The RNA shown here (transfer RNA) has 75 nucleotides and comes from an Acidobacteriota bacterium.
């Protein structure tokens, strides 16, 4: 360089056109002598930047960044 997979809550992920979840984490509460376990609530999202298509975009097109994998190349 050229294909391919990915990028989405602090962490790992799931969602493939029609209100963005879930688990762990965290906070508060009950529980306990205490702490861990364990219930019950609550925070936390520019869906990786920016453009298009659509009545409507995380999702569908273009286009840049980075991750990662394999094959080229150079040394």
């Nucleotide at each position: 360089g050229c294909g391919g997979a990915g990028u989405u809550a602090g962490c790992u992920c799931a969602g493939u056109g029609g209100u963005a979840g879930a688990g762990c984490u965290u906070c508060u509460g009950c529980u306990u002598u205490a702490c861990a376990c364990g219930c019950a609530g609550g925070g936390g999202g520019u869906c990786g930047g920016g453009g298009g298509u659509u009545c409507g975009a995380a999702u569908c097109c273009c286009u840049c960044a980075c991750u990662c994998c394999g094959c080229a190349c150079c040394a």

It matches the Rfam family "tRNA". Rfam's curators write: Transfer RNA (tRNA) molecules are approximately 80 nucleotides in length. Rfam classes the family as a transfer RNA. NCBI's taxonomy places the organism under Bacteria, Pseudomonadati, Acidobacteriota.